A computed fold for a 477-nucleotide part of an RNA from a metagenome, annotated as small-subunit ribosomal RNA, 3' major domain. Its Rfam family is "Bacterial small subunit ribosomal RNA". Model confidence (mean pLDDT): 83 of 100. The RNAcentral record of the full RNA draws on SILVA.

[in-house]
Context: one part of a larger RNA
RNA sequence: UGACGGGGGCCCGCACAAGCGGUGGAGCAUGUGGUUCAAUUCGACGCAACGCGAAGAACCUUACCUGGGCUCGAACGGCUUCAGACAGUCGUGGAAACACGAUCUUCCCCUUAAAAGGACUGGAGUCGAGGUGCUGCAUGGCUGUCGUCAGCUCGUUCGUGAGAUGUUGGGUUAAGUCCCGCAACGAGCGCAACCCUCGCCCUUAGUUGCCAGUCCGCAAGGACGCACUCUAGGGGGACUGCCACGGAUAACGUGGAGGAAGGUGAGGAUGACGUCAAGUCCUCAUGGCCUUUAUGUCCAGGGCUACACACGUGCUACAAUGGUCGGUACAAUCCGUCGCCAACUCGCGAGAGGGAGCCAAUCGGAAAAAGCCGGCCUCAGUUCGGAUUGCAGUCUGCAACUCGGCUGCAUGAAGCUGGAAUCGCUAGUAAUGGCAGAUCAGCAUGCUGCCGUGAAUACGUUCCCGGGCCUUGUACA
Numbered sequence: 001u002g003a004c005g006g007g008g009g010c011c012c013g014c015a016c017a018a019g020c021g022g023u024g025g026a027g028c029a030u031g032u033g034g035u036u037c038a039a040u041u042c043g044a045c046g047c048a049a050c051g052c053g054a055a056g057a058a059c060c061u062u063a064c065c066u067g068g069g070c071u072c073g074a075a076c077g078g079c080u081u082c083a084g085a086c087a088g089u090c091g092u093g094g095a096a097a098c099a100c101g102a103u104c105u106u107c108c109c110c111u112u113a114a115a116a117g118g119a120c121u122g123g124a125g126u127c128g129a130g131g132u133g134c135u136g137c138a139u140g141g142c143u144g145u146c147g148u149c150a151g152c153u154c155g156u157u158c159g160u161g162a163g164a165u166g167u168u169g170g171g172u173u174a175a176g177u178c179c180c181g182c183a184a185c186g187a188g189c190g191c192a193a194c195c196c197u198c199g200c201c202c203u204u205a206g207u208u209g210c211c212a213g214u215c216c217g218c219a220a221g222g223a224c225g226c227a228c229u230c231u232a233g234g235g236g237g238a239c240u241g242c243c244a245c246g247g248a249u250a251a252c253g254u255g256g257a258g259g260a261a262g263g264u265g266a267g268g269a270u271g272a273c274g275u276c277a278a279g280u281c282c283u284c285a286u287g288g289c290c291u292u293u294a295u296g297u298c299c300a301g302g303g304c305u306a307c308a309c310a311c312g313u314g315c316u317a318c319a320a321u322g323g324u325c326g327g328u329a330c331a332a333u334c335c336g337u338c339g340c341c342a343a344c345u346c347g348c349g350a351g352a353g354g355g356a357g358c359c360a361a362u363c364g365g366a367a368a369a370a371g372c373c374g375g376c377c378u379c380a381g382u383u384c385g386g387a388u389u390g391c392a393g394u395c396u397g398c399a400a401c402u403c404g405g406c407u408g409c410a411u412g413a414a415g416c417u418g419g420a421a422u423c424g425c426u427a428g429u430a431a432u433g434g435c436a437g438a439u440c441a442g443c444a445u446g447c448u449g450c451c452g453u454g455a456a457u458a459c460g461u462u463c464c465c466g467g468g469c470c471u472u473g474u475a476c477a
Base pairs, nucleotide, nucleotide: 001477002476003474004473005472007471008470009469010468011467012466013465015461016460019425020424021423022422023421026316027315028314029313030312031311032310033309034307035306042053043052064302065301066300067299068298069297070296076128077127078126079125080124081123082122083121084120088103089102090101091100092099093098109118110117111116130291131290133289134288135287139285140284141280142279143278144276146274151189152188153187154186155185156184157164158163169180170179171178195268196267197266198265200236201235202234203233204232205231206230209226210225213224214223215222216221239262242256243255244254245253246252318418322377323376324375325374326373327372328371334365335364336363339358340357344353345352346351384415389410390409391408392407393406394405395404431453432452433451434450435449436448437447
């Protein structure tokens, strides 16, 4: 100087408390451990691994296993040499890859009288190849984490030096934020602001958007119109600016006015010096090592989907604030030409036929659902719950056996609110309801977004956890 203390002081955070909803019990989905297996590819392991890499394993992917092939090689460059247009078609063996063979038409382009050369293709040889092989404890890059915590440093100055000062103190703040003081005076990286979205107003613009008024029309709708909504460009607006009180007359705090918004308006992006030899050699790059008829590469099939079990994360429930049937209302984000797919017809349905429109504020996906109105069910393992299984179908795709999604009929398991323990959340939040997108032929209870309905509670900081500043002890560094 740090680190640590079941030392002290001050302060903060959904840290506790106050509340609301869960997890832990059940069934299923998914990830992991373990076990099994020819293989169940690899990585990730407290927080910060475990719906994680994977924004989508039937083949492919694929790195694993079994078997069958290739060896200048699946792709690329240089050189030597040989042959030939390249391509196409066919046959045999085969699971395919591949191997062997036949056929065809020609010399296609450039230079050139021709030979030859160039370009291109194939064979042989050679120098490079290739490797998701090892080392993340050799590395770059990228990332997680403490933590959006308020800290981390420098110049001059002081000290032989370790180091000190500033950065401590009195207040204050979300903040090393600001004020005051002071052997300090200044400065940098962080904080804040500048950026984006939302909330109010003005303005510009008016189609594909809008419809107050006028006209046509029974209506749907159309025309005039651009006021309103909306769209998307520009600007204004909030600064403790104003008032009162407190305070050291300061910083600031408390209350109030006006205001769409008030003291950081809300949310996002933004992550200091560093820590964890944290993660990644399987995104990529790269040193070293290893491999070279194989640890490379091609193909078929299998596996990554196994199953006495254990854990994590979720979904669905256990019902009446519910289930079911009928009627009826209101969104936003977003996507679409190898696409979205309307009307209409068929089918109980998944779906099929059909073909209009749309490169989309125009057409389509698109039905929002919870909600509201009415009927039934009346507390029961039930009209709750839907696992499991049988049969019959449908869609995608070369192909759904291992191993896809969906539909119909039948079946109708566990489960009556969950031990110890444990998690999230402070407002348009939690809870709850649906919708869209990426990936994607097909496949979503996951992920990323969107909108609807919409709470309870916070006395307080004694305690648990994590953190910041000052101080004290130490046999620790």